[in-house]
Context: one part of a larger RNA
Order: sequence, then C1' cells, then structure tokens
RNA sequence: UGACGGGGGCCCGCACAAGCGGUGGAACAUGUGGUUUAAUUCGAUGCAACGCGAAGAACCUUACCUGGUCUUGACAUCCUCGGACCGCUUCAGAGAUGAAGUUUCCUCUUCGGAGGCCGAGUGACAGGUGCUGCAUGGCUGUCGUCAGCUCGUGUCGUGAGAUGUUGGGUUAAGUCCCGCAACGAGCGCAACCCCUACCCUUAAUUGCCAUCGGGUUAUGCCGGGCACUUUAGGGGGACUGCCGGUGAUAAGCUGGAGGAAGGUGGGGAUGACGUCAAGUCCUCAUGGCCCUUAUGUGUUGGGCUACACACGUGCUACAAUGGUACUUACAAUGAGAAGCAAAGAGGCGACUCUAAGCUAAUCCCAAAAAGGUACCUCAGUUCGGAUUGUACUCUGCAACUCGAGUACAUGAAGCUGGAAUUACUAGUAAUCGCGGAUCAGCGCGCCGCGGUGAAUACGUUCCCGGGUCUUGUACA
Repeated sequence: UGACGGGGGCCCGCACAAGCGGUGGAACAUGUGGUUUAAUUCGAUGCAACGCGAAGAACCUUACCUGGUCUUGACAUCCUCGGACCGCUUCAGAGAUGAAGUUUCCUCUUCGGAGGCCGAGUGACAGGUGCUGCAUGGCUGUCGUCAGCUCGUGUCGUGAGAUGUUGGGUUAAGUCCCGCAACGAGCGCAACCCCUACCCUUAAUUGCCAUCGGGUUAUGCCGGGCACUUUAGGGGGACUGCCGGUGAUAAGCUGGAGGAAGGUGGGGAUGACGUCAAGUCCUCAUGGCCCUUAUGUGUUGGGCUACACACGUGCUACAAUGGUACUUACAAUGAGAAGCAAAGAGGCGACUCUAAGCUAAUCCCAAAAAGGUACCUCAGUUCGGAUUGUACUCUGCAACUCGAGUACAUGAAGCUGGAAUUACUAGUAAUCGCGGAUCAGCGCGCCGCGGUGAAUACGUUCCCGGGUCUUGUACA
C1' cells in the first nucleotide's frame, strides 16, 4: 500500500421489511446430470452452466455410429496431354458408384496463340468441427451503469509511499460548494444521440372528412377539400427559470405558482482502470503439436428423440373472479411475389377447389382476446386434459424409428402444494390476446406489440451485495 475481520462510523440497492404473484406437490414440454447404447457428436458447470451455443436434429443439417467407397482428393493455385461442356437412355447396386449406348464439338484472335469449362496424369500441395482458450487475436459474460481509476508538476518522507482523491455540507454521481501544500489534467459521471409525452410550422397520397354538392338500403362511395386525425421533415418547450421557507450570504433541500411535462419527466443506446489464467481453437483468424490410402472425402441406414432415476426452466390445471354455448365493440407492432391471399363453392373439421387484388399508408394475413347474455350449482363435476384407439388433413423424394394438425371415442394425475426459494415499486406486477425471426413442415421457447390494470414501502435492527472513512492483523 492492499486484502481480510462472526471490528467500528456513514451511505446505497426489490437487499430486508410492507405488499402482490409464483416455483418447490400433479401431468406435459424443454435443457442438464446419471444410466444405457454400435453411437446416444461436441461445448457450457455457484452467483455469471442447465427453453444455454441451437433464430427451429425425419433426409440434409451432422461434427457421432454401422456397412460399403475414393486417394492430388468434395474445395484452391501451378505444370503436361486430350476433349467443348451440359444433357438423355439402359443395366448392376441400399446409395455413393460402376458398365454400356447416344447427341453435340465453346469464345476471342495479329492465325503464332490466349481464355473459359470438362477429363486423364505428375507432384508441389489440398483437407482436418483433430489437441492445446493455461501459447493467442477478436468477441462475450461478471463485479456494475457500481462511482470510481489514474497522471503531470509541486510539497512531505532515507525509502516503500503519501498528498491531490482526506475534512464540513450536498448529490443519483470523485455531482457541486466551502476549507485545506497543493495547483491543474485525463479516463469514467452528466450532457451531446434515439424513442416517447405537449405545441407550432411545412407537406397531403395510398391517409383523413368539418364545410359544399351528388349518389346509396348502407359505406369517404364520387366531385371536392387538407380544417381535423394521422403520417414524416423542421422548430419550440424544462433551465431549480420564477416566488416563499431553510441553509454558511454557498452548493443544495423543501413547499408553491404556471405548465402537456418539475427538479435525471419515462424508456433505450452508451459499460472507466481492472478482477475471475472466467467463456469461446465447433463463427472467424492464428502459433505450436498431431493425421495424410486417413483424424481427409462422398454415401446408405441408424443415432443426437434411449429411460429404474435426480435437478433447473416453462406451460396447462386443480375451477364459479370459473366452464360451455350464443352474441358484440375497441388495438398496436409487423410479414407478404418460389409470397400474402379476399370473395364464392365443398367438407362436422384440419383443409380442398376455384380465383379478384397486392412489388403494398392502396390489396392481404386479420378473427383481436379479456367484455355482455343464458345454462351449469360445488361434484373428480358441463373442472382438468394426459394417455390410448380408429378415421383423416397438410408439408415434404420420404413422416416406421421421429413432424404438426383435425374429427369421433377414451378421460389419467391433479381439490392450491413440506422444508425451502423467487420476480416485481406504475402504465410496473398480474392478466388477455396479436405479430415476427429461423423455417418445406414443426415451439408451451425467444424477440417484439398493444388491451385491461392493482397492492404496498413504517423504516434500515437483521440477511445478501456494494461504496467510503477509520481500526486490528503471526496474510501478500
């Protein structure tokens, strides 16, 4: 100087408390451990692994296993020789592949040749999701959006170092003020950036419809208009600016006015010096080591989907604030041409047939759901839907292992969950639906969107984590 303390002081955080909803019990989904297996590919492992890499394992993916192949190779450059290439047919085979047949004879040219593609040969080489994340780059997690981490000069100390950065106030903040052997500065904080809340202005189609006219059973439907809504460019607006109190007359704090918004208005992006030899050689890049008729390469089938069990994360429930049937308004974000598909017809339905419009403020996905009315009357039920049978639909060469969906039938556990544990402070929790990425098809996951919309916070003694000052130490 740090680190540590079941030392002390001060302070903060959904850390506790006060509330509210869950998890832990059940079924299912999903990930992991374990076990099994020819293989169940690999990685991630307290917080910070476990709906994680994977925004989507039937084949492919795929790295694993089995069988049967190839060896300058599936891919790149160079050299030599030959030929257009592609395509089509038959046979063998699980296919990869092999054999046979057939068609065709590239482009430019200074006519020397050059180039593209294919085949054969030769070796230089290719190739490796093989090992090492404790050789590395890059990227990422975490402490933590915590308020810290440092430097120059000066001063003090033999020196390590100290001072500044401590102290008195204050703040979300090393934020600001005052004081001080310090005076300044840098990286962080804040601000600058984006979205959102109010107003003005510009613009007006595909959006909108107040006024005028026309038309209809009805509808901005038409003429017309851009006032309004909205859209998207620009600007304004909030700064403790104003007033009272308080405070050292300071920084500030507290109350009020005006205001759409008030003291960081709400949300996002933004992550200092560093810590964990944290994670990743399987995104990529890369040193070293290893394989080179195989640890490379193409292929069939299988596996990653196994199942006495254990754990994590979710979803659906156990019901009346509910279930079923009927009925009826109001959203927002988005996607759409190998696509989204209206209307019409068929089917109980999944869906099918046919077919307008739409490269989309124009057309379409699209029905929002919670709401209202009636029945059910506390029951393993008109709760709950697992499981299983039958018949189908769709995608796709192909749904046996191993897809999703529909109809009929079946109708399991489950009556609110022990010890324990967790999220959340406001348009939040809870609850309700909608969209998207990946994607042929497939999610209860993920990422977004809006609708309805609470309760509680006395307080900081205690638990956890952090900051700061100080103290002890046989630790570095």
Predicted 3D model of a 476-nucleotide part of an RNA (small-subunit ribosomal RNA, 3' major domain) from an uncultured bacterium. Model confidence (mean pLDDT): 81 of 100.